Background
A computed fold for a 526-nucleotide part of an RNA from an uncultured bacterium, annotated as small-subunit ribosomal RNA, 5' domain. The prediction has a mean pLDDT of 84. The full RNA is in RNAcentral, with records from ENA.

Context: one part of a larger RNA
RNA sequence: CGCUAGCGGCGCGCUUACACAUGCAAGUCGAGCGAUAACCAUGGCUUCGGCCAUGGGGAGAGCGGCGAACGGGUGAGUAACACGUGAGUGAUCUGCCCUCGACACUGGGAUAGCCCGGGGAAACCCGGAUUAAUACCGGAUAGCCUCUCGGGUCUACGGGCUCGUGAGAAAAGAUGGCUUCGGCUUUCGGUUGAGGAGGAGCCCGCGUCCGAUUAGCUAGUUGGUGAGGUAAUGGCUCACCAAGGCAACGAUCGGUAGCCGGCCUGAGAGGGCGGACGGCCACACUGGGACUGAGACACGGCCCAGACUCCUACGGGAGGCAGCAGUGGGGAAUUGUUCGCAAUGGGCGCAAGCCUGACGACGCAACGCCGCGUGGAGGAUGAAGAUCUUCGGGUCGUAAACUCCUUUCGAUCGAGACGAAUUCCCUCGGGGUGAACAAUCCCGGGGGUUGACGGUACCGAGAGAAGAAGCCCCGGCUAACUCCGUGCCAGCAGCCGCGGUAAUACGGGGGGGGCAAGCGUUGUUC
Numbered sequence: 001c002g003c004u005a006g007c008g009g010c011g012c013g014c015u016u017a018c019a020c021a022u023g024c025a026a027g028u029c030g031a032g033c034g035a036u037a038a039c040c041a042u043g044g045c046u047u048c049g050g051c052c053a054u055g056g057g058g059a060g061a062g063c064g065g066c067g068a069a070c071g072g073g074u075g076a077g078u079a080a081c082a083c084g085u086g087a088g089u090g091a092u093c094u095g096c097c098c099u100c101g102a103c104a105c106u107g108g109g110a111u112a113g114c115c116c117g118g119g120g121a122a123a124c125c126c127g128g129a130u131u132a133a134u135a136c137c138g139g140a141u142a143g144c145c146u147c148u149c150g151g152g153u154c155u156a157c158g159g160g161c162u163c164g165u166g167a168g169a170a171a172a173g174a175u176g177g178c179u180u181c182g183g184c185u186u187u188c189g190g191u192u193g194a195g196g197a198g199g200a201g202c203c204c205g206c207g208u209c210c211g212a213u214u215a216g217c218u219a220g221u222u223g224g225u226g227a228g229g230u231a232a233u234g235g236c237u238c239a240c241c242a243a244g245g246c247a248a249c250g251a252u253c254g255g256u257a258g259c260c261g262g263c264c265u266g267a268g269a270g271g272g273c274g275g276a277c278g279g280c281c282a283c284a285c286u287g288g289g290a291c292u293g294a295g296a297c298a299c300g301g302c303c304c305a306g307a308c309u310c311c312u313a314c315g316g317g318a319g320g321c322a323g324c325a326g327u328g329g330g331g332a333a334u335u336g337u338u339c340g341c342a343a344u345g346g347g348c349g350c351a352a353g354c355c356u357g358a359c360g361a362c363g364c365a366a367c368g369c370c371g372c373g374u375g376g377a378g379g380a381u382g383a384a385g386a387u388c389u390u391c392g393g394g395u396c397g398u399a400a401a402c403u404c405c406u407u408u409c410g411a412u413c414g415a416g417a418c419g420a421a422u423u424c425c426c427u428c429g430g431g432g433u434g435a436a437c438a439a440u441c442c443c444g445g446g447g448g449u450u451g452a453c454g455g456u457a458c459c460g461a462g463a464g465a466a467g468a469a470g471c472c473c474c475g476g477c478u479a480a481c482u483c484c485g486u487g488c489c490a491g492c493a494g495c496c497g498c499g500g501u502a503a504u505a506c507g508g509g510g511g512g513g514g515c516a517a518g519c520g521u522u523g524u525u526c
Stems, first nucleotide, its partner, number of pairs: 001520003006372006013364001014330001018328003022325003027066003032063002039056007073283003083207004088202002092200003097196007105139004115128005145168003149164006173188002176185003209255003216246003221243008258280004262273004285306005308319004336362001338361003344358001345356004375405004385396004409467001412461003419453001424448009470515005475496003481510005491498002
């Protein structure tokens, strides 16, 4: 692609790294902070329109913290320490988490928001006044830590242990309870060290496609000294010095390509492939750059340049689906602008909870694999019909009819889950901490609450063989033969080859063979 098509489960589903309308895909914390709208209550004022104060309430913003470097996509680039495997790091870093130790004293100045004023079409911006913090900045303290200098000892020599000297570096509170108002205490945080776990950086041995119709390549090039830079080694960068370094064991150049676990094939050895799933890498409109940070040179952050698209009041602005759906284009060709956070996992939060196109589900497509059904038993020297015939008969064929039986699946009706857990809430009992019967934490008993899928799966009922078979082939290879038509025509064909008047090879009929909700064809691999 052609013909055909009953059901279910599990998988799986852009070729142009082409351009993208629209929606969603990363937030959260009021137990860090100040302020506060709607609304409610009370009080006051009132020109009866409303206004002000206090208390409650809590939207949307703002400062601050953590996350946004995960998760998700793609395979463009890359022949390279990118990947695989095995070593090294005495050359390194590590937020959150776990264990252990020490500590948290005392001060200060701002700023956003709000208010006022101004500029601009907008995006947004400027000035003034004012305010808070777990934001920011001083001072003190320093067990440990870092560095300098001096000493001992072991050494794998930028390491460990140890003694001394000098210099340097910290912090933040919030919440609940009790209180004699002095404070005590719970939990979560803060600072500084040591160790761990997990993660990451760097380095090395070996392995890793084709081309010699690519034979020479290389000036930061190869090495040294010194410096800079980095968490850290190193020409990583720079100054100077030397002239080296690689290469037929294939350098350089060109082409192709993400790599692996694996997948397909094969008796194996091998060959081909790298879609889904898992690990690593690279990329995020194209090219470049840094900032923040424990971590990025950062898909849904920033800056610059470029191409493209959009808005504009022409001065200037906005954008990046290789996230999930979806659109156009391209193409032989690949799906829903669905539901839910119930589960698992992640972020934030003390928690309740919020967010989560991860994920869980449903939907579409015979795209693949697997399973099931389309009925079962009986039934003739064998109906009718068809076909062949040597005209006797043979075959379709127990096939049908007919009799007895069953009811999967589908359709209808009824009942109806597991996935949900001390997850969370209430209550009772015990224990830890604590001065405490408070608060908080842990364990146990009882009760209650939470399901997208889904009124789904599963189960049951009634009915009735009732709704469910096609496709290819039959000359040899290769399993399966005859009649008619045609007459080198029409046609077939994977190879050999068939067809020119008796064609098992073309077309049709009958019969047969193979596979079966598929069967053939084409392409591709072994």